A computed fold for an 83-nucleotide RNA from a Candidatus Omnitrophota bacterium, annotated as transfer RNA. It matches the Rfam family "tRNA". Rfam's curators write: Transfer RNA (tRNA) molecules are approximately 80 nucleotides in length.
This record gives sequence, structure tokens and C1' cells, in this order.
RNA sequence: GCUGGAGUGGUGGAAUGGCUUACACGCCGGUCUCAAAAACCGGUGACCGCAAGGUCUUGUGGGUUCGACUCCCACCUCCAGCA
Repeated sequence: GCUGGAGUGGUGGAAUGGCUUACACGCCGGUCUCAAAAACCGGUGACCGCAAGGUCUUGUGGGUUCGACUCCCACCUCCAGCA
């Protein structure tokens, strides 16, 4: 240099172009206990806001589309192969 693969909340990880990034772990609150662990129940993307609510979010920036994690282009990072 060329080719292919991967990048998704704190972590792992799923997702036919059509709700809200499912689910698990973790974390927070509760039940139980003398106390804890385990188990069970509820909550949990980020930021702003007293709240109601608002804005943003799938590596980054564009594009296509009524609609994009998903398709297309460029770039960044990592992995593998070829030279």
C1' cells in the first nucleotide's frame, strides 16, 4: 500500500429499513435477616431543569429514504490476510 472483518448506555451483548438501543451483569431503592450473603420486587442511556418537560444519543462527518444501529461515501481506531 491492497483486501476483508469489527466498533452499540458503566460492562457484555441482541436488533427484517418501522415503538422505547431487547436481554444479562453492574448500580440504586425496597422485602427478608440480629446483621450480611443469597433470593425476590421495583427502578436505571446522557445532559439541562425544583418540576412539568426539553435536547441529544449505536466510532466521527456527510448522503439516500416518509423513516437508518441497519443501505451508500469519506475518515478514525482495532483485528486478520496479501504484497
It was read from a public genome assembly. The coordinates come from a structure-prediction model, not an experiment, and the mean pLDDT is 81.